[in-house]
RNA sequence: AACUCAGGCAUCUAGGGUUCCGCAUCUACGGGCAAGGGAAUUGCAAGCAGGUGGUCUGGUCCGAGAGAUGCCGGUCGGUAUCCCCUCCGGGGAAUCCGGCGACACGGAGGGAUAAAAGCCCGGGAGGC
Numbered sequence: 001a002a003c004u005c006a007g008g009c010a011u012c013u014a015g016g017g018u019u020c021c022g023c024a025u026c027u028a029c030g031g032g033c034a035a036g037g038g039a040a041u042u043g044c045a046a047g048c049a050g051g052u053g054g055u056c057u058g059g060u061c062c063g064a065g066a067g068a069u070g071c072c073g074g075u076c077g078g079u080a081u082c083c084c085c086u087c088c089g090g091g092g093a094a095u096c097c098g099g100c101g102a103c104a105c106g107g108a109g110g111g112a113u114a115a116a117a118g119c120c121c122g123g124g125a126g127g128c
Stems, first nucleotide, its partner, number of pairs: 007072006015062002020059002022056001023053005029047001032044004074100005081093005103123001105126001109121003
């Protein structure tokens, strides 16, 4: 220096937290039920509102360059077709068929979102 643009998108996974749902717990209120002579009082308590908890399995959510799958593009080769240059020959276009992507250790720090992260900065710095 080159590495098939170390291409794009979708679905998912490892992973990630906590907006929302659910769950757990606390507090207030509390239909109702029970005890009680009693509308007193006490106990239980559906429900409802708020707080806290991700050191809650989950649903929603985020989610990989170095994870998976698929699709699209890219590129190379081939078949037949069309077009152009002057015939030989060469070049171009679209369709179809087939091939191709190897390797990949990695902080700290910062950023987004409710929040965090194998997200983004970033195949970055650095290292080999």